Model confidence (mean pLDDT): 84 of 100. This is a predicted structure of a 522-nucleotide part of an RNA (small-subunit ribosomal RNA, 5' domain) from Bubalus bubalis bubalis. It matches the Rfam family "Bacterial small subunit ribosomal RNA".

[in-house]
Context: one part of a larger RNA
RNA sequence: GGAUGAACGCUAGCUACAGGCUUAACACAUGCAAGUCGAACGGGGUUUUGCGCUUCGGCUCAAAACUUAGUGGCAAACGGGUGAGUAACACGUAUCCAACCUGUCCCUUACUCGGGUAUAGCCUUUCGAAAGGAAGAGUAAUCCCCGAUAUUAUGUUAUGUGCGCAUGCAUAUUUCAUGAAAGAUUUAUUGGUAAGGGUUGGGGAUGCGUUCCAUUAGAUAGUCGGUGAGGUAACGGCUCACCGAGUCUAUGAUGGAUAGGGGUUCUGAGAGGAAGGUCCCCCACAUUGGAACUGCGACACGGUCCAAACUCCUACGGGAGGCAGCAGUGAGGAAUAUUGGUCAAUGGUCGGAAGACUGAACCAGCCAUGCCGCGUGAAGGAAGAAUGUCCUAUGGAUUGUAAACUUCUUUUGUAAGGGAGCAAUAAGUUCCAUGCGUGGGAUGAUGAGAGUACCUUACGAAUAAGCAUCGGCUAACUCCGUGCCAGCAGCCGCGGUAAUACGGAGGAUGCGAGCGUUAUCC
Numbered sequence: 001g002g003a004u005g006a007a008c009g010c011u012a013g014c015u016a017c018a019g020g021c022u023u024a025a026c027a028c029a030u031g032c033a034a035g036u037c038g039a040a041c042g043g044g045g046u047u048u049u050g051c052g053c054u055u056c057g058g059c060u061c062a063a064a065a066c067u068u069a070g071u072g073g074c075a076a077a078c079g080g081g082u083g084a085g086u087a088a089c090a091c092g093u094a095u096c097c098a099a100c101c102u103g104u105c106c107c108u109u110a111c112u113c114g115g116g117u118a119u120a121g122c123c124u125u126u127c128g129a130a131a132g133g134a135a136g137a138g139u140a141a142u143c144c145c146c147g148a149u150a151u152u153a154u155g156u157u158a159u160g161u162g163c164g165c166a167u168g169c170a171u172a173u174u175u176c177a178u179g180a181a182a183g184a185u186u187u188a189u190u191g192g193u194a195a196g197g198g199u200u201g202g203g204g205a206u207g208c209g210u211u212c213c214a215u216u217a218g219a220u221a222g223u224c225g226g227u228g229a230g231g232u233a234a235c236g237g238c239u240c241a242c243c244g245a246g247u248c249u250a251u252g253a254u255g256g257a258u259a260g261g262g263g264u265u266c267u268g269a270g271a272g273g274a275a276g277g278u279c280c281c282c283c284a285c286a287u288u289g290g291a292a293c294u295g296c297g298a299c300a301c302g303g304u305c306c307a308a309a310c311u312c313c314u315a316c317g318g319g320a321g322g323c324a325g326c327a328g329u330g331a332g333g334a335a336u337a338u339u340g341g342u343c344a345a346u347g348g349u350c351g352g353a354a355g356a357c358u359g360a361a362c363c364a365g366c367c368a369u370g371c372c373g374c375g376u377g378a379a380g381g382a383a384g385a386a387u388g389u390c391c392u393a394u395g396g397a398u399u400g401u402a403a404a405c406u407u408c409u410u411u412u413g414u415a416a417g418g419g420a421g422c423a424a425u426a427a428g429u430u431c432c433a434u435g436c437g438u439g440g441g442a443u444g445a446u447g448a449g450a451g452u453a454c455c456u457u458a459c460g461a462a463u464a465a466g467c468a469u470c471g472g473c474u475a476a477c478u479c480c481g482u483g484c485c486a487g488c489a490g491c492c493g494c495g496g497u498a499a500u501a502c503g504g505a506g507g508a509u510g511c512g513a514g515c516g517u518u519a520u521c522c
Stems, first nucleotide, its partner, number of pairs: 001522004006518005013374002017370002019367002021332001026330003030327003035074003040071002043068008052059002081285003090210008100202002105198008113147004123136005153178003158173006183190002211257003218248003223245008260282004264275004287308005310321004338364001340363003346360001347358004377408004388398004413459006422449001428443006466511005471492003477506005487494002
C1' cells in the first nucleotide's frame, strides 16, 4: 500500500447493487415451511330441483352441484439449513464396469381374460385423565389374493456361429420349468402389465494429487491371500466355514493434533503466500448413539422403533417433543436484521384441467457493513469590511473572494399531476395444416412489489460536513497554559520555565458521507 462476512470512537444528505451469528452442531415460547388427486373407492354433509306423504314444523326416495374424515395413488429421498464429524476414493482430475441399478419421461412390440375374501370409514358396545385404543356386526376400490395365457424375461437341457479385454461377451435354434395386468370417464381419451431401446439420476473400482508432529517406529488375526458358501442392483473378507501365513512401514506405516473438499477469493511484476463468508458443484450431518421398514431412490431434518440426556403434560397408571427450514426468543459474544407481503414472474409436487400447496423464489423492512455514483450550490464581488489570531505594534500580516452584496441554476428536497416494463400466455372459442399423435395463427383472465421507478409542473440556496493529523519517517506552524507534573507515543523519542512532540486557541495539511483506531492476511 491493498484486502475484510469485521468491531469500536466521532460524524452522517440520497439512489442503485451487494452483504448481514465468524462465538454456543447452546436451549428454544408462538406461527408458518409438503401436500395433492372426487376423472381410483365406498360413505357422510350442505344446497337446489322433482315425485310422494304431511299434524304445514317437516319426512322418505331420486337426481344434480359443491364439499371431505377415511381407504387408495403419486409426492414427501427434491427444494431449504448447517459444517459437528471426516486426513478418507471424502474431494479434484483422469480412466474403467465383460461386475451394476434407474420411479416419472420418450420411442418400439405384445397383452389387458376369469374368479375370490378381507379391511378402514360408518354403526353398536367398551377401556383410558390424556395420548390413544379394544371387541362385535357389516362394506368398496386402480387395496390384497388365486387361476389362465407368455416374447428377445428368469432359470435350465442340447447343438452351433461370431468376437474379444483375463474371468468371458454377443447371437441363432432347441428341452423343460417359472413369472403379468385395473380400471376411470363428459366416449375425446387416459391408465395397467410384460419386454427391448433411449434419456436422466445414481452405485462401484483404479492411477495421480490433497495440513502439521519422529520429543509418535513399529502396526495388524478378518489382519493378508486362497477354496467354498451366504449376501448385495453389483464386485469385493462385505459376512461366514476351512486352509495357508501373510500384509503395511524412514518413498514415514501406526499413533496424535488440526481440518469439510473444489470452482474460486485476497495479495504479489511473477514465482509464491494466505483464505474457502456470499454464489455454483460434491460430501457429511439433522438433540446424542443404534437399527431397520416402506420405496425406483433413505437406513430418511419437519417418518418409524430402541436406548440416553434434557424440556413439558399428568387423574402418578402413563404420555408428548426435537428451528444446523423462515421469522422470532433467551444465552454466549466486540458483533450480525422483520414473529413482513405475494404466489404476479421463475421453478417444484399433485391433478385431464380448472386449480391447490410452496418462509423455494420474487419482493418489501432494518443496518454507512461494503462498493459505484450524486449532492451539500454556480458566476461576479476589495471598503482587501468587521470579529478572531499573530507581529519588529500610530502600522502591518493572516482568516480571505471567504462573507456581505448582485445575477443565475434547481441535481437533491417539498407539494401537485401523469404513470410503467417485468405478462410470456392458461383454460376456453375459432381458423388452418395433419393418417393419428400433434403443430401453427387469431382471440382470450391474471401484477405482490406499487401509484414504486420514471416523466411533467410549482416553490425556493432553499433540506444537507465531518474526521484525523501538523518533531522526523510524513503533506501541514505559531501563540498561550503546564513545568520529568499532567500527559503523548507505530519506531526514534517528547515533557525538569521560552515545548512546532503534552492541553487549548488561531492557522494549515490529508481524506471526505465518511474519517480514524483495533484485529487478521499478503